Molecule: Bacterial RNase P class A
Organism: Halioglobus sp.
RNA sequence: CGAGCCGGUCAGGCGACCGCUUCCCAGCCAAUCGUGGCGGGGGGGAGGAAAGUCCGGGCUCCACAGGGCAGGGUGCCAGGUAACACCUGGGGGGCGCGAGCCCACGGAAAGUGCAGCAGAAAGUAGACCGCCAGGCUACUCAGUAGUCGGGUAAGGGUGAAAUGGUGCGGUAAGAGCGCACCGCGCGGCUGGUAACAGGCGUGGCGAUGGCAAACCCCAUCCGGAGCAAGACCAAAUAGGAAUCCUUACGCUGUGGCCCGCAGUGGAUUCGGGUAGGUCGCUACAGGCAGGUGGUGACACCUGUCGCAGAUGAAUGGUCGUCCUCGACAGAACCCGGCUUAUCGACCGGCUCUACUU
Repeated sequence: CGAGCCGGUCAGGCGACCGCUUCCCAGCCAAUCGUGGCGGGGGGGAGGAAAGUCCGGGCUCCACAGGGCAGGGUGCCAGGUAACACCUGGGGGGCGCGAGCCCACGGAAAGUGCAGCAGAAAGUAGACCGCCAGGCUACUCAGUAGUCGGGUAAGGGUGAAAUGGUGCGGUAAGAGCGCACCGCGCGGCUGGUAACAGGCGUGGCGAUGGCAAACCCCAUCCGGAGCAAGACCAAAUAGGAAUCCUUACGCUGUGGCCCGCAGUGGAUUCGGGUAGGUCGCUACAGGCAGGUGGUGACACCUGUCGCAGAUGAAUGGUCGUCCUCGACAGAACCCGGCUUAUCGACCGGCUCUACUU
């Protein structure tokens, strides 16, 4: 100089004019249940993702709400958190020269199941080409060729994968047949909270392949519905009518089934009224700064600040100027995450190649 990896910040700036909305203070007018209109002064007004609605909760109601089955979530260990499928640290595996990044990471010896073609054979399998010794036949002595049964799975072939691997010995030829090392099973020791790591001993070893993001097994967790939740106020109508069953069958009770508990007449048809306003609705598991503890996520202490609350839906328009020329994109009860989209600019740390000293 270049190429990368990780973390963080901003989200066009400034000025002028006109306009929108909300809160507080002080008034005026109308109404008087709720409230509305008009000025004056002061303060505020979309995001890092507001998106997706994928998780977790706060809050509200069922509701004073029990037990079981089915169902669903999670899946290495230890922490953080209100909680989580999130985050942090560690272990194991994989990728990268590296900084780093990724993991749907319990169990294949409980059982069931799946794997096309090729190949002799794909799970407790198997002989296509082969290798070895023997019998018979033919030919030219040694030997060669064919055939018959026997031994064999080391070599070759097929395949993603062929029943532990490499080497040495042994054998008629071979084979853990034996040995060494590795792998695997079992036993125990050391370190670590643990996941796990390392060593020792022993056994020739049906533990011999894959898939559980196949069914399944194991461990652990789980009521439901949702701000269109829910509460209050006002107004209006019809506390309506008819038929059937019935005195306890049954029905109702916030996912399904059963038991329990509580309440209660039920089913069908016709017909009528309202949908207006207020609260919920923004002070919170809150932001910022400093300190202490911790590897870290984070926790605690002190100080300080109040940062949108619309309801057919508020922040827009014009002009000038600067520049790094501006993308993705608008809250609707709130918060913690994850995922997706994205123009650029800046800051900090780390890695690698080349060159120079």